[in-house]
The part of an RNA shown here (small-subunit ribosomal RNA, 5' domain) has 518 nucleotides and comes from an uncultured bacterium. The coordinates come from a structure-prediction model, not an experiment, and the mean pLDDT is 83. Rfam family: Bacterial small subunit ribosomal RNA. Rfam links the family to the GO terms ribosome and structural constituent of ribosome.
Context: one part of a larger RNA
RNA sequence: GAUGAACGCUGGCGGCGUGCUUAACACAUGCAAGUCGAGCGAAGCGCUUAGGAAAGACUCUUCGGAUGAUUUCCUAUCUGACUGAGCGGCGGACGGGUGAGUAACGCGUGGGUAACCUGCCUCAUACAGGGGGAUAACAGUUAGAAAUGACUGCUAAUACCGCAUAAGACCACAGCACCGCAUGGUGCAGGGGUAAAAACUCCGGUGGUAUGAGAUGGACCCGCGUCUGAUUAGUUAGUUGGUGGGGUAACGGCCUACCAAGGCGACGAUCAGUAGCCGACCUGAGAGGGUGACCGGCCACAUUGGGACUGAGACACGGCCCAAACUCCUACGGGAGGCAGCAGUGGGGAAUAUUGCACAAUGGGGGAAACCCUGAUGCAGCGACGCCGCGUGAGCGAAGAAGUAUUUCGGUAUGUAAAGCUCUAUCAGCAGGGAAGAAAAUGACGGUACCUGACUAAGAAGCCCCGGCUAACUACGUGCCAGCAGCCGCGGUAAUACGUAGGGGGCAAGCGUUAUCC
Numbered sequence: 001g002a003u004g005a006a007c008g009c010u011g012g013c014g015g016c017g018u019g020c021u022u023a024a025c026a027c028a029u030g031c032a033a034g035u036c037g038a039g040c041g042a043a044g045c046g047c048u049u050a051g052g053a054a055a056g057a058c059u060c061u062u063c064g065g066a067u068g069a070u071u072u073c074c075u076a077u078c079u080g081a082c083u084g085a086g087c088g089g090c091g092g093a094c095g096g097g098u099g100a101g102u103a104a105c106g107c108g109u110g111g112g113u114a115a116c117c118u119g120c121c122u123c124a125u126a127c128a129g130g131g132g133g134a135u136a137a138c139a140g141u142u143a144g145a146a147a148u149g150a151c152u153g154c155u156a157a158u159a160c161c162g163c164a165u166a167a168g169a170c171c172a173c174a175g176c177a178c179c180g181c182a183u184g185g186u187g188c189a190g191g192g193g194u195a196a197a198a199a200c201u202c203c204g205g206u207g208g209u210a211u212g213a214g215a216u217g218g219a220c221c222c223g224c225g226u227c228u229g230a231u232u233a234g235u236u237a238g239u240u241g242g243u244g245g246g247g248u249a250a251c252g253g254c255c256u257a258c259c260a261a262g263g264c265g266a267c268g269a270u271c272a273g274u275a276g277c278c279g280a281c282c283u284g285a286g287a288g289g290g291u292g293a294c295c296g297g298c299c300a301c302a303u304u305g306g307g308a309c310u311g312a313g314a315c316a317c318g319g320c321c322c323a324a325a326c327u328c329c330u331a332c333g334g335g336a337g338g339c340a341g342c343a344g345u346g347g348g349g350a351a352u353a354u355u356g357c358a359c360a361a362u363g364g365g366g367g368a369a370a371c372c373c374u375g376a377u378g379c380a381g382c383g384a385c386g387c388c389g390c391g392u393g394a395g396c397g398a399a400g401a402a403g404u405a406u407u408u409c410g411g412u413a414u415g416u417a418a419a420g421c422u423c424u425a426u427c428a429g430c431a432g433g434g435a436a437g438a439a440a441a442u443g444a445c446g447g448u449a450c451c452u453g454a455c456u457a458a459g460a461a462g463c464c465c466c467g468g469c470u471a472a473c474u475a476c477g478u479g480c481c482a483g484c485a486g487c488c489g490c491g492g493u494a495a496u497a498c499g500u501a502g503g504g505g506g507c508a509a510g511c512g513u514u515a516u517c518c
Base pairs, nucleotide, nucleotide: 001517002516003515005514006513007512008511009510012390013389014388015387016386017385018383019382020348025346026345027344029343030342031341034090035089036088039087040086043083044082045080046079049076050075051074052073053072054071055070059066060065097301098300099299106226107225108224109223110222111221112220113219116218117217121214122213123212124211125210126209127208129163131161132160138153139152140151141150142149143148169194170193171192173190175188176187177186178185179184199206200205227273228272229271234264235263236262239261240260241259242258243257244256245255246254276298277297278296279295280291281290282289283288303324304323305322306321307320326337327336328335329334354380356379357378358377362376363374364373365372366371393423394422395421396420403414404413405412406411427459430453431452432451433450437445462507463506464505465504466503467488468487469486473502474501475500476499477498483490484489
């Protein structure tokens, strides 16, 4: 000098930041990923119109009845920013959290892929013909305490499946030209085989299929760099290489069968310990040393271990399956759960916050849009935790008042300090006005920031130190006691070193101590 700090004493205001470093310990409760009716069928509710049935006020009455407001129900029809399930599409692989593991192509940096993939988006070319069978929802029956099913029957689609069409796409043949970096790459032409599609509409469009190119994102490989220990010296059997096969988007012992016996190592293998890496941050004149909180990039993980499915993308935090531990429900047969998301609780700890407001802005998902969702985010709350700024008044004022301390009793110090007089109003308080942030509309923040007015010196100073280092001295008490102390060292009867007081020095809404780094 610095800190994500803690502790002690003290504490007025504001702005901007920042806040579980420990138990990757366990979690009550709420929320954190939905959306599309312009893909689909059905149901409910409401509305429009028409018909029917029942009840029926009022009025008229020849007492038989007529008229028929209104209410309820049924059927059909029209319709809805309506409702919640279901099929279907897109998104739940982003965003958010944590640092357990990892000494590794994990990260950083520079290259390579003639060994690769890429939904949505952009551009270009071409196309969309004609059919089929199901299934959920629903209805009925039925099992179960529940979670969840089973059977029968009905139905739709941008759900599913054949057929047609087929280019410069793919597959296997066979040819020419050019090029390179070894395997090879590119272009051109040939006949054969293979694979497509979906509609909706408010008529404006929005979608679909195939191929090529781009953009974006990812995957793999390589050079170099990346902590400590030799009181760890040998290590390795899919191990090292080859051939055939499998697998992958793709290369590869990635996997497998066979063959060979290799591979690494004092230039530190293996083993053990520790650790996410970097941009950066702290310190330092620099070189270095230390750290990896917040913010940004990459990686890994999601109770522990394993596995795949779906998908353009996962081996998937708020998906699935299995095993394990734990918790909960149970009718004991069986089931449910995963805060290292935001709040919050218990526990651990020296120690770390609200079960807040809003989608107004920025962004994200869905949708043609209106819009819906968004604990991302924007804000507010709490904490002197940090940095910065401001205030706690200013001027005049000597009878140098009183008090206090000291004294050689004369005085000296506190000290222009106070009182008193004259001013001012930053902050806080009161009243009035009142934004920008928002493009037409739409403001959580917020009646906030800010401006104006009136008002009272009022409401606002402490902490550490005073032997030397090191700025700052006297008195009393104590008497190697009580105590102090970072080092040297003080204290045994005049202690500037202990305790108290007066005075002084330093910093200041803080000041000291402790811990850690330079």